[in-house]
């Protein structure tokens, strides 16, 4: 993607042309759907009309009509349905020599003569009705008998032609049998009884032949699905005899025989009307069998025949049943699967229409009559074709909605405007084709006849019919006027944004969307398809090579049966004739029409129709060549497939018998003593009644070390000690034999490891089950001590396995290399080897191929052939049922229902891995100090609150953002105030200075009020500032899950890529893997890889040495001065420093290892050695990390409030818990008194010195000093010396009293500090756990930032100064090869 008797939504203008119960073969109301002929027969009304009569009545039209019978012909056609039906039912080609056939054509012959009945009809009877009986009467193309009669039958005989050999037609003689019916028209002569008879014609009628169309009936062949239907069958198969039929026949019937079909699927069971065709497909299929056409079968449902040419009869008939209706209850009447309607079923399917004008049919001589069959019309967008709902111009690209980065895009020439056109559609008008025939009027002509008659035929002229319908169609009329939805926009798949929602409401055909930025829902705007439609649902086909004939597969993806023998089938070597059954050709029949394809041609076109014509109809018969090729088929023959016979050797082939040793357990005895076993460790077990260990003897059972080999043997299962005995293949050497005997193999038959079952034995080890000890949270387990089945025999049963090489058999063919077992030639040799070779097995590696890749590769999974088996997403399930087998367990056979959008192979990269190898890190050992206990700081949970603002949360949140909350900060919370607002900015308009100071009110913002008042200027106004309106402002509100930038971590780990190239279908590899070495993917060396990036390294800073230059504020060695004392002064420029600037170190050198390397071990020298110590400096990336509360910024929320001032409170809370710290729990200590030595800071709002107060914080004065010069600033530990004496202390010092200091508007809530008293926990911390590898840890003070003030944090500085490291098994984290995978949000995963 087509399609479709289609429903269902939403819409809906007009035509043409097709179609319309697919369900209930459920029931039906009503009307219509088969009659017709008086030119076969009898008989024969009324209604109304005219007439006569007083009526009654009668008489004539109506009328020989209508009704109705008697008869004939037709009702077996037409029309409807698809229920049975798997059938000779249908299709297709045949056969009838086994057959029928009314009407119709054609020919032949004929229709003499007679007889008896019987509806109608009349009267009676009986019934509700329907109907029915009686009895009289009549006719006939109605019966029914005689005659005649053959070319019909049938029998007898004779012949001829053909034949399928069964007969068939045809001539000839004989014998027997059967026939009829009139009607009508018209007629001169004859005859006449005056009806006619005869004559001609038409129609019917008989008996024959022949046609043609129609039937019957047989046979090939084709015709759905299940084997979880495998055996059916007694009229059954067949013969006789008879019977029936229009006709063969078990078709029926009597007798005789045991046949028949079946795995090429009988029976059974399910479904179904078949078929031209119809629909899909490139086709071969598949799917279907509405409408049209064949045929069939059916007519409420089972049965039966009758009647006729036809029927077992849809609008006949008999029973019967089951509905329904009538009924006087005694009886009776119907069949819509005719057209229309009606119910009811249902998603769903139409008018109770008009007409016989046409086409057909039926009956008639004909007119004509009947036809729901047929022509129409009507209802349904139900499909199909057409047509229309304007057309052109028109940018200020109006308006108005949408969207925006706000500039502007897009609807969109769309619209409005102008100019125009006139289809469909209203209306008024004109109007058709479909009609030609029959018939009826005339006219001319032929034929038949006695005819100029009548009928008949042929032609001409006129006439008669039109449901549709006043309809197609045409001309005018008026005017753009009535006429467009629908579905879709994530990706398949064409066509995008906004708003709304917020895993809700909802979408969805598969993937899948939707948890606040949704092109995926809902709305809008835009778009994109198709359009009187569009969509959707359902069915087929297609796509799908997804059942594979075309045109697939089975090592691992679903799939090879565990193995064998062998039956049916299937296939089969060479070589020459034969015949022609496949095969191939040629011919003719046939395959209906319609449909489809092609021309041409009718409706305006088309859709539809029509006419021709070829093609197709891929079939079937049927002639006729062919025999070169191929299969088949008889018959002949060959030797290389096969086999067969002789030699020879291999082997754990198989069966049975018997014999052997080791070694385990057991039983006796002896030595010999306390334990032994077992296990990661143990216990349970065994022993003092003598175990284990030892020794000798003794029973049993089982099983066969070494040898033992990808070594052998078999078909698989499998098979190991050694001997005999029997037995099967197989493999080489030789001949010679047999002559395709051969492959394969559905059922079927044998054999099959190991458990397991029966029954009988055996029983030593082992060992399911069980017992006991142990692990463990539990251990129905792994471990251990026990142990019974069973393991062995024999006899039978089972019948599976991952029965695997996950490869079925046999055959050919198609490069190699190198082991092995068996035999055999060759050269060679005395010999055995080596080395060449041939067969047959079996291993590995690999060319070509071939595989999706993994891989296979002369033992193929390569290339071919045959044959057998077996797969068709996962799951359910090898499961249920049924059926076979079993003793039982079980097996063989084997489904759906449901469910699920995947299962699933082989590879790739990555993560993991209680996998493996190398190798790093205070990673873990060795070591010192901590934390975890206590007291208090501090920060979190967590309560608590009006608020106790917000953020961090595993390492990598918790002394963290905050390098410092009393107010402020600040964001909480209460109260008060404001709304163009604190700030900031454009615009109009207005006032004018605003600020300052001051006083009033207030808790403060804030409100009044006073003083005081400005600059430029082109003179307009401008700057500045208020006040008002718009436009914005503003937010520490929300999303760090919508972002920029910043951090933080693996991790200062050695890693991440990238071009070319060149492997691979491809992801993807290689380079980056290996050998080495290195902190280092550092280097080196190898290689299909060769370069190159980004990290590493170095390049920078600082610290260690040394030079050089410079020498104040720094230094002071030699000179000099000078003090109690001091670089204080002069001076110096050495030296410390200071701070620019250079060397210096690179494995340079030496030795040794190592691969002549890269490097590594030692050594010299050297302040420093092998990156010297430390810093900055963080690749590609992860962690949706962490931050909207530095800042930036989207989108969202708010606008007299989430903005924004003010006071006051909180953030400081307080049962508790956890993190990170200080302080100590003390003698290596505390005090108390003397004393010694740093570095780096850091100051003008500041640092503040000396003096004096004050016990002390600190206060007073104020000197110096913007600072290598003053000051902060005494450094502590340390050392000297005294004390203290192990105690809750002279240890701790929290807490609290009370008195102060300091800073600042202000120490209540809630600061730091100081005396004084006070004097609490705590005596080294429990599981656990943290830092350090050297100037480190540990310990000692000291300094910054912040900051009015407040530091145990934090970011620096020196001082003192240590211990250990065996080493990488283990816990953790990292890198690099490998390896396995069902993981890939990757092990915190999957299940």
């Nucleotide at each position: 993607g087509a399609a479709c008797g289609a429903a269902c939504g939403c819409u809906g203008g007009c035509g043409g042309c097709g179609u319309g119960c697919c369900u209930a073969a459920c029931a039906c109301a009503u009307g219509c759907a088969a009659g017709u002929c008086g030119a076969g027969c009898g008989a024969g009304a009324a209604u109304g009309g005219g007439g006569a009569g007083c009526a009654a009545u009668c008489c004539c039209c109506g009328a020989g009509u209508a009704a109705a019978g008697c008869g004939g012909c037709a009702a077996a056609c037409g029309g409807g349905u698809g229920a049975g039906u798997a059938a000779c039912a249908c299709g297709u080609g045949g056969g009838c020599a086994a057959u029928c056939u009314g009407c119709c054509c054609u020919c032949g012959a004929g229709u003499g003569g007679g007889g008896a009945a019987u509806a109608a009809c009349a009267c009676c009877u009986c019934g509700a009705a329907a109907g029915a009986g009686g009895u009289g009467c009549u006719a006939a193309u109605a019966c029914c008998g005689c005659a005649u009669g053959a070319c019909a039958u049938u029998c007898g005989g004779a012949g001829c032609u053909c034949u399928c050999u069964g007969g068939a037609g045809u001539u000839c003689c004989g014998a027997a049998u059967c026939a009829a019916a009139g009607g009508u028209a018209g007629g001169g002569a004859u005859c006449u009884u005056c009806g006619g008879a005869c004559c001609u014609g038409c129609c019917a009628c008989u008996c024959g032949a022949g046609g043609a169309g129609g039937g019957g009936u047989c046979c090939g062949c084709g015709u759905c699905u299940g084997a979880u239907u495998a055996g059916c069958u007694a009229g059954u198969u067949g013969g006789u005899g008879g019977g029936g039929u229009a006709a063969a026949g078990g078709c029926c019937u009597a007798c005789c025989a045991a046949g028949g079909c079946a795995a090429c699927g009988a029976u059974c069971a399910g479904u179904a009307g078949c078929c031209g065709g119809c629909c899909u497909g490139a086709g071969a299929g598949g799917g279907u069998g509405a409408u049209c056409g064949g045929c069939c079968a059916c007519a409420c449902u089972g049965g039966a025949a009758c009647u006729g040419a036809g029927a077992c009869a849809c609008g006949g008939u008999c029973c019967a049943g089951a509905c329904u209706c009538c009924u006087a209850c005694g009886g009776g009447a119907g069949g819509c699967a005719g057209c229309a309607g009606u119910g009811a079923g249902g998603a769903a399917u139409u008018u109770u229409g008009c007409g016989c004008a046409a086409u057909g049919g039926g009956c008639g001589a004909a007119a004509g009559c009947c036809u729901g069959a047929c022509g129409c019309a009507g209802c349904g967008a139900c499909g199909c074709c057409g047509c229309g709902u304007g057309g052109a111009c028109g940018a200020u690209g109006a308006a108005g909605g949408c969207c925006u980065u706000c500039g502007g895009g897009a609807c969109g020439u769309a619209a409005a405007c102008u100019c125009c056109u006139g289809u469909c559609a209203a209306g008024c008008g004109g109007g058709a084709c479909g009609a030609a025939a029959c018939c009826c009027g005339g006219a001319u002509g032929a034929a038949u006849g006695a005819a100029u008659a009548a009928g008949u035929c042929a032609u001409c002229c006129g006439g008669c019919c039109g449901a549709c319908g006043g309809u197609c169609c045409c001309u005018c009329u008026g005017g753009a006027g009535g006429a467009a939805g629908c579905c879709c926009c994530g990706g398949c798949u064409a066509a995008c944004u906004c708003c709304g929602u917020g895993c809700c409401a909802g979408c969805a055909g598969c993937c899948g969307c939707g948890g606040u930025a949704a092109u995926a829902c809902g709305g809008a705007g835009g778009g994109g398809g198709c359009a009187a439609g569009c969509g959707u649902u359902g069915u087929u086909c297609g796509g799908a090579a997804u059942u594979a004939u075309u045109g697939g597969g089975c090592g691992u993806a679903a799939a090879g049966g565990g193995c064998g023998c062998g039956u049916a089938g299937g296939c089969g070597g060479g070589c020459g004739a034969g015949a022609c059954a496949g095969u191939c050709u040629u011919u003719c029949g046939u395959g209906a029409a319609a449909u489809c394809c092609c021309a041409c041609g009718g409706c305006u076109c088309g859709a539809c129709c029509g006419u021709g014509g070829g093609a197709a109809u891929u079939g079937c018969g049927u002639c006729u060549g062919a025999a070169a090729c191929c299969u088949g088929c008889g018959g002949a023959g060959c030797u290389c497939g096969a086999g067969u016979c002789c030699g020879g050797g291999a082997g754990a082939g198989g069966a049975g018998a018997g014999c052997g040793g080791a070694a385990u357990u057991c039983c006796c005895a002896g030595u010999g003593u306390a334990g032994c076993g077992g296990u990661g460790a143990a216990a349970u077990g065994c022993g003092u009644a003598g175990a284990u260990a030892u020794u000798g003897g003794g029973a049993g059972g089982a099983a066969c070390a070494c040898c033992c080999g990808u070594g052998g043997c078999g078909a698989a299962g499998g098979c190991g000690g050694c001997u005999c005995u029997c037995u099967g293949g197989a493999c080489c050497g030789a001949u010679a034999c047999u002559g395709a005997c051969g492959c394969u193999g559905a059922u079927a038959c044998g054999c099959g490891a190991a458990a397991g079952c029966u029954a009988g034995g055996g029983g030593a080890g082992c060992a399911a089950a069980c017992g006991g000890g142990a692990u463990u949270a539990g251990a129905u387990a792994c471990c251990c001590c026990g142990g019974u089945a069973g393991u062995c025999c024999u006899a039978g049963c089972u019948g599976u396995a991952a029965a695997c090489g996950a490869u079925g058999a046999a055959c050919a063919c198609u490069u190699g290399g190198u082991g092995u077992g068996g035999c055999g030639g060759g050269c060679a040799u005395c010999g055995a080897c080596c080395c060449c070779u041939g067969c047959u097995g079996u291993g590995c590696c690999g060319a070509a191929g071939c595989u999706a890749a993994c891989g296979c590769a002369u033992u193929a999974a390569g290339u071919g052939u045959u044959c057998c088996g077996c797969c068709u997403g996962g799951g359910g399930a090898g499961u249920a049922c049924g059926g076979c087998c079993g003793c039982a367990a079980g097996g063989c056979u084997g489904a759906a229902a449901c469910u699920c959008a995947a299962a699933g192979g082989a590879a790739u990269u990555g993560a993991c891995g209680g996998g493996g190898g190398c190798c790093c890190g205070c990673a873990c050992a060795a070591g010192c100090g901590g934390u975890g206990g206590a007291g208090c700081a501090u920060g979190u949970g967590g309560u608590u609150u009006a608020a106790u603002u917000c953020g961090a949360c595993g390492c990598a949140a918790c002394g963290c953002g905050a390098a410092g909350a009393a107010c402020c900060u600040u964001a909480c919370c209460u109260g008060g105030g404001u709304u163009u607002g604190a700030a900031c900015u454009g615009u109009a308009g207005g006032u004018g200075a605003c600020a300052g100071u001051c006083c009033c009110u207030g808790a403060a913002a804030g409100g009044g009020g006073a003083u005081c008042u400005u600059c430029c200027u082109u003179c307009g106004g401008g700057a500045c500032a208020c006040c008002u309106g718009c436009g914005g402002a503003g937010g520490u509100g929300c999303u760090g899950c919508a972002u920029g930038g910043c951090u933080g971590u693996c991790g200062u780990c050695a890693g991440c890529u990238c071009g070319u190239g060149u492997c691979g279908u491809g992801a993807g590899a290689u380079g980056u893997u290996g050998g080495g070495u290195u902190a280092a993917g550092u280097c080196c060396c190898g290689c299909a890889a060769c370069g190159a990036g980004c990290g590493c390294a170095a390049c920078c800073c600082u610290u260690g040495u040394c030079c050089c230059u410079a020498g104040u504020u720094g230094c002071c060695a030699u000179c000099g001065g000078g003090u109690u004392a001091u670089g204080c002064c002069g001076g110096g420029a050495a030296c410390u420093c200071u701070a620019g600037g250079g060397a210096g170190a690179c494995u340079g050198c030496c030795c040794c290892g190592g691969a002549a390397a890269a490097c590594g071990g030692g050594g010299a020298g050297g302040a420093a050695g092998g990156u010297g110590g430390g810093g900055a400096u963080g690749a590609c990336g992860u962690c949706a990390a962490g931050u909207c509360c530095u800042c930036a910024u989207g989108g969202c929320c708010u606008u007299u409030a989430u903005g924004u001032c003010c006071g006051g409170g909180g953030c400081u809370a307080c049962a508790c818990a956890c993190g990170u710290g200080c302080u100590a729990c003390a003698a290596u200590g505390g005090c108390u008194g003397g004393u010694a030595c740093a570095g780096a800071g850091g100051g003008u709002u500041g640092c503040g010195a000396a003096g004096c107060c004050g016990c002390g914080a600190g206060g007073u004065c104020g000197a110096g000093c913007g600072a290598a010069u003053c000051c902060c600033a005494c450094a502590a530990a340390g050392c000297c010396a005294g004390u203290c004496u192990c105690a809750g202390u002279u240890c701790g010092g929290a807490u609290u009293g009370c008195a102060g200091u300091c800073u600042g508007c202000a120490a209540c809530u809630c600061g730091a500090c100081u005396g004084c008293a006070u004097g609490a926990a705590g005596u080294c911390g429990g599981a656990a756990u943290c830092g350090c590898u050297a100037g480190u840890a540990a310990u000692c003070g000291c300094g910054g930032a912040u900051c009015a003030g407040c530091a145990u944090g934090c970011c620096g500085c020196g001082g003192u100064g240590a211990a250990u490291a065996c080493g990488u098994u283990c816990a953790c984290g990292g890198g690099c090869c490998u390896u396995g995978u069902a993981c890939a949000c990757a092990c915190c995963g999957c299940c």
Predicted 3D model of a 1391-nucleotide RNA (small-subunit ribosomal RNA) from an uncultured prokaryote. Its Rfam family is "Bacterial small subunit ribosomal RNA". Rfam links the family to the GO terms structural constituent of ribosome and ribosome. The sequence is in RNAcentral, with records from ENA. The coordinates come from a structure-prediction model, not an experiment, and the mean pLDDT is 86.